Record summary
The prediction has a mean pLDDT of 75. The RNA shown here (Glycine riboswitch aptamer) has 104 nucleotides and comes from Paramagnetospirillum kuznetsovii.
[in-house]
This record gives sequence, structure tokens and C1' cells, in this order.
RNA sequence: AUGAUCCCCGUGGGAGAGAUCGCGCAGGCUUUUCGAAGCCGGACGCGGCGCCGAAGGAGCAACCGCCCCUGGAAACUCUCAGGCAAACGGACCGCGGGGGGAUG
Repeated sequence: AUGAUCCCCGUGGGAGAGAUCGCGCAGGCUUUUCGAAGCCGGACGCGGCGCCGAAGGAGCAACCGCCCCUGGAAACUCUCAGGCAAACGGACCGCGGGGGGAUG
């Protein structure tokens, strides 16, 4: 002096799948003999069926390492978790900043 892999922060983009069914409940509307009844019903809780994969997790494989044992390993697979209007989240990608220090 060049400044990689990697990590952190900010920012932009970012898919898929039921606005599902039932019960309960806050609340609202109507009636009321003021006891209550009926209807609607977002969020929330519980349960059921159907589905999605790109938080996380798990499994194996090409491959790499290893004398053996065996270790690592995906956007593949599984759906435990998560998700299925919007919002939130979101692997991954771009840009900017910081750390770091391989390499020349």
C1' cells in the first nucleotide's frame, strides 16, 4: 500500500400456501317484561381438517477432509417449530458504513 472469506449495523428488493370450520370471548346493533334473547364479529384462547417452505431445527447426498473410526456439508428432503388477507416475519440478493485482516 492492496485490501479477500467472514461478522455487525443501516437501507432497498424479497416467494409460497384456507381472509377455513367449530366453540368460547371483548365489543357493537336490535328487541326487551330490564331477567335476557337474536344478529354481526376484528383481535385473542382452544380444538379439527386442508395446505406452504425462504426464520430456526433435523436428515441424507454430490463433494471435501480422514489410515480406519468418522467430521463438515444444500435453495434437496422432513415439516418439530414457524407460516397460509394486510401488518410483522422472511432464506437470499444489491448498495452504504464499521470491524477484521487473507493475499499481493

Its Rfam family is "Glycine riboswitch aptamer". About the family: This family represents the bacterial glycine riboswitch.
The organism belongs to Paramagnetospirillum, within Bacteria.